[in-house]
Context: one part of a larger RNA
RNA sequence: ACCUACGAGUCACCGUCGUCGGCAAGGUUAAGUGAUUAAGUCACCGAGCCGUAGUGAAAGCGAGCCUGAAGAGGGCGUCGAGUCGUCGGAGGUGGACGCGAAACCAAGUGAUCUACACAUGUCCAGGUUGAAGUCCCGGUAACACGGGAUGGAGGACCGCACCAAUAAGCGUUGAAAAGCUUCUGGAUGAGGUGUGUGUAGGAGUGAAAGGCCAAUCAAACUUGGAGAUAGCUCGUACUCCCCGAAAGGCAUUUAGGUGCCGCGUGCUGUGUUCAGCAUGAGAGGUAGAGCGACCGAUAGGAUGCGAGGGCUUCACCGCCUAUCAAGUCCUGACGAACUCCGAAUGCAUAUGGUCCGCAGCCGUGCAGUAAGGGGGCGGGUGCUAAGGUCCGUCCCCGAGAGGAGAAGAAUCCAGACCGCCGUCUAAGGUCCCGGAGUUCUGUCUAAGUUAGUCUAACGAAGUGUGGUCCCCGUGACAGCUAGGAUGUUGGCUUGGAAGCAGCCAUUCAUUCAAAGAGUGCGUAACAGCUCACUAGUCGAGGGUCUCUGCAUGGAUAAUAAUCGGGUAUCAAGCCGGAUACCGAAGGCGCGGGAUAGCAUAGAAAAGUAUCGGUAGGGGAGCAUUCCAUGCGCCUUGAAGAUGGGGGACGACCCCCGUUGGAGCGCAUGGAAAAGCAAAUGUAGGU
Numbered sequence: 001a002c003c004u005a006c007g008a009g010u011c012a013c014c015g016u017c018g019u020c021g022g023c024a025a026g027g028u029u030a031a032g033u034g035a036u037u038a039a040g041u042c043a044c045c046g047a048g049c050c051g052u053a054g055u056g057a058a059a060g061c062g063a064g065c066c067u068g069a070a071g072a073g074g075g076c077g078u079c080g081a082g083u084c085g086u087c088g089g090a091g092g093u094g095g096a097c098g099c100g101a102a103a104c105c106a107a108g109u110g111a112u113c114u115a116c117a118c119a120u121g122u123c124c125a126g127g128u129u130g131a132a133g134u135c136c137c138g139g140u141a142a143c144a145c146g147g148g149a150u151g152g153a154g155g156a157c158c159g160c161a162c163c164a165a166u167a168a169g170c171g172u173u174g175a176a177a178a179g180c181u182u183c184u185g186g187a188u189g190a191g192g193u194g195u196g197u198g199u200a201g202g203a204g205u206g207a208a209a210g211g212c213c214a215a216u217c218a219a220a221c222u223u224g225g226a227g228a229u230a231g232c233u234c235g236u237a238c239u240c241c242c243c244g245a246a247a248g249g250c251a252u253u254u255a256g257g258u259g260c261c262g263c264g265u266g267c268u269g270u271g272u273u274c275a276g277c278a279u280g281a282g283a284g285g286u287a288g289a290g291c292g293a294c295c296g297a298u299a300g301g302a303u304g305c306g307a308g309g310g311c312u313u314c315a316c317c318g319c320c321u322a323u324c325a326a327g328u329c330c331u332g333a334c335g336a337a338c339u340c341c342g343a344a345u346g347c348a349u350a351u352g353g354u355c356c357g358c359a360g361c362c363g364u365g366c367a368g369u370a371a372g373g374g375g376g377c378g379g380g381u382g383c384u385a386a387g388g389u390c391c392g393u394c395c396c397c398g399a400g401a402g403g404a405g406a407a408g409a410a411u412c413c414a415g416a417c418c419g420c421c422g423u424c425u426a427a428g429g430u431c432c433c434g435g436a437g438u439u440c441u442g443u444c445u446a447a448g449u450u451a452g453u454c455u456a457a458c459g460a461a462g463u464g465u466g467g468u469c470c471c472c473g474u475g476a477c478a479g480c481u482a483g484g485a486u487g488u489u490g491g492c493u494u495g496g497a498a499g500c501a502g503c504c505a506u507u508c509a510u511u512c513a514a515a516g517a518g519u520g521c522g523u524a525a526c527a528g529c530u531c532a533c534u535a536g537u538c539g540a541g542g543g544u545c546u547c548u549g550c551a552u553g554g555a556u557a558a559u560a561a562u563c564g565g566g567u568a569u570c571a572a573g574c575c576g577g578a579u580a581c582c583g584a585a586g587g588c589g590c591g592g593g594a595u596a597g598c599a600u601a602g603a604a605a606a607g608u609a610u611c612g613g614u615a616g617g618g619g620a621g622c623a624u625u626c627c628a629u630g631c632g633c634c635u636u637g638a639a640g641a642u643g644g645g646g647g648a649c650g651a652c653c654c655c656c657g658u659u660g661g662a663g664c665g666c667a668u669g670g671a672a673a674a675g676c677a678a679a680u681g682u683a684g685g686u
Base pairs, nucleotide, nucleotide: 001686002685003684004683005682006681011094012093013092014091016089017088018087020085021084022083023082026050027049028048032044033043034042035041036040054061055060064076065075066074067073097235098234100232104225105224106223107222108221109220115199116198117197118196119195120194121193122192123191124189126158127157128156129154133150134149135148136147137146138145162186163185164184167182168181169180170179201217204212205211238621239620240619241618242617243616248261249260250259251258252257262369263368264366265365266364267363269361270360273359275354277352278351279350280349282347288341289339290338295335296334299331300330301329302328303327306324307323308321309320310319311318372397373396374395375394376393377392378391379390380389381388402413403412404411417592418591419590420589422588423587424586428582429581430580431566432565433564437579439578440577441576442575444573450568458553459552462550463549464548466546467545469543470542471541479537480536481535482534483533485510486509487508490504491503492502516531520529521528593611594610595609598607622675624672625671626670627669628668629667630666631665632664633663640659641658642657643656644655645654646653647652
């Protein structure tokens, strides 16, 4: 991993709602007793319980009672349906759908591992060092002291056994649930070790690491309380049919839980009350707009009340201003918490008609949901950031398959009852991959731009459409040929300054077809080259500015690596117009099924409508085991197994062959240990 078997809403009691049934102003027995064909049934038994009257705290009164002074007002009642049982739904109390803690408590079992202690044994190759003491010699007044021997001390030294475990390597489904190799530490000591014994779970022991206490330790192990509790996770088993949500509000020691409401479903009732449309009459202060209508904010100019500064003056008067500035005028512009104004929608309401095989609403049984998400529009927050976050509103996903978007929950199209080698379309497409136009028509683009992700400031004689102003056969524009002079090297400055470092200027004047006191290069300064300007040549359009279309540079990421690919240039690109075709589970056609009610006492036929679906509600069935009654099958072969065939929407059912060798089925009722793919499910097998 697979196969097989097992594996999860049960049972008792209580109240509640519904179905069916009995009796009914009543209904019903419990224990018990009797009978009997005895896991049972029948009969008796009316204690008790519910109902038939309520109300008040109560005495009590009573279709009324209470409150109250009250014939007031108010509160609760009265105007008849219950009760017993079967089954079903959910609820309560119990383990209460199943499995699952970490933990808590009690009683016991453990010191053969290990910690420490006690008792008693045992072990430590070899080598080195050489303490005290003692002896001899020297020495002293005597000691002291010196030397030499002897001696053999030490948590002494080196180093086996033994004990330990520093570093590295190996090992890591190991040879080993802690090892191996080499190096290493101790090795007469606070040493190692054998045997016996002691200390026990909030306790022991600990040269102390929360260490150790039998591969278990911040509280051992075993059994019990015990099916602890688990607002948590996982799992929860056959079929078909109808409907079909929510991820919101309020509250919560509440936020991943729960209660009530909202939204779903079944049943009963009501009977158009619902919805959309039209019309009428309304409430309101948003979008916008405005502010010479308030509040607040606000740019420029004109005027300048008043203030500041200066001048003058004994003081008054007066004059001036690079300052501030009221008010007024002109021009301009702003506000979620401004409004003189003010929509469209939406909302509420009345009437009308439409619709009615549908909705709405009342009551009641059962729910689930209360983590939502994306997109469009209106906003807050944020950076007018986010696949961000918080609201409103609509759509979709959620719970929605199909087609398009290369691929892709929510973008576009479109809502799948089943079948068809029928047909028409939607979005989107029609060169090949690929179903369908290499279709028609008119511009544009030359960048493979583009089709085929998005892109800025800024730059450019790209090119198309349009506008504006100017020059032009009295010859434009470009090119070529020639000229481009004189006073003068203008004046100043300066070492120099001659058109051309710099400053100044009535930058003048002359000769001219024309020529600046000079446009740029150049020189130390000159020189030189060139331009403006003019003539000739040439012979038809040329130039400035500007709006706009498509292109261009700006343009940077890791496979040659992509437009889905190939490829495409009067396009297979872009912008328009036209026409045909393809294209879905959409529409239509043909055949079939189911649901509902039009529709009625029931049935049949035809028609119409409906039949996506998670949580969830409701309905109808299949299969398994056993029981009762009835009917059957079987050694001329039951169940089971296996191969084949047929039927049912399906769960499943039937028939035939082989095997097997003794039980089994159908109908109608009843009762459940009643259906497995999942639970890191349990056991066995392979």
Molecule: large-subunit ribosomal RNA, domain II
Organism: Fibrobacter sp.